[in-house]
C1' cells in the first nucleotide's frame, strides 16, 4: 500500500431486507421476599448506533470519507 471483518447501554452482543418506541443478557438503582445477606421475583434508569458528509418524505440499516481495532496479502532498503 491492497483486500476482508468489526465499532450499537458501564461490559458481552442482537438488529444491518429503510418507517414498529432502538433491544437482550450481565451489571447498576429502587422495591418485594428473608432474622440479615445471597439466590429468586418485580419495576426503573442508562444510547449523538465511532466522527463527518450525502441519498431519501424518512437512515443503526444504503453511498462516500475519516478515525480506532482485528485478520490476510504485498512492497521496501
Nucleotide at each position: 500500500g491492497c483486500g476482508c471483518c468489526c465499532g450499537u447501554a458501564g461490559c458481552u452482543c442482537a438488529g444491518g431486507g429503510g418507517a414498529u418506541c432502538a433491544g437482550a443478557g450481565c451489571g447498576g438503582u429502587c422495591g418485594g421476599c428473608u432474622a440479615c445477606g445471597g439466590a429468586c421475583c418485580g419495576a426503573c434508569a442508562g444510547g449523538u448506533c465511532g466522527g463527518g458528509g450525502g441519498u431519501u418524505c424518512g437512515a443503526a440499516u444504503c453511498c462516500c470519507u475519516c478515525c480506532g481495532g482485528g485478520c490476510g496479502c504485498g512492497c521496501c532498503a
A computed fold for a 77-nucleotide RNA from a Patescibacteria group bacterium, annotated as transfer RNA. The sequence is in RNAcentral, with records from ENA. Its Rfam family is "tRNA". By type it is a transfer RNA. Gene Ontology term of the family: triplet codon-amino acid adaptor activity. About the family: Transfer RNA (tRNA) molecules are approximately 80 nucleotides in length. Its mean pLDDT, the model's own confidence on a scale to 100, is 81.